[in-house]
Molecule: transfer RNA
Organism: Rhodosporidiobolus nylandii
RNA sequence: GCCGCUUUAGCUCAGUUGGGAGAGCGACAGACUGAAGUCACACCGCAUUCUGCAGGUCGCCCGUUCGAUCCGGGCAAGCGGCA
Numbered sequence: 001g002c003c004g005c006u007u008u009a010g011c012u013c014a015g016u017u018g019g020g021a022g023a024g025c026g027a028c029a030g031a032c033u034g035a036a037g038u039c040a041c042a043c044c045g046c047a048u049u050c051u052g053c054a055g056g057u058c059g060c061c062c063g064u065u066c067g068a069u070c071c072g073g074g075c076a077a078g079c080g081g082c083a
């Protein structure tokens, strides 16, 4: 220098013939149960489970379109291959 792939929530990733942006984990809130603690209990804190909730410029810019995470062009970053 050329070619290919990837870029979506804090992390790991789905997603779609172009029309609703999502899951798991994590964060936060609440509840049950358990253990510890206590003379006994309650509160606080710890662990498991369950429930709820928040969190997004879909890498950036431009274009096409009634409408773009999705299509086209450019740029950036990461990975791989060739030279």
Base pairs, nucleotide, nucleotide: 001082002081003080004079005078006077007076010025011024012023013022019066028052029051030050031049033047034046059075060074061073062072063071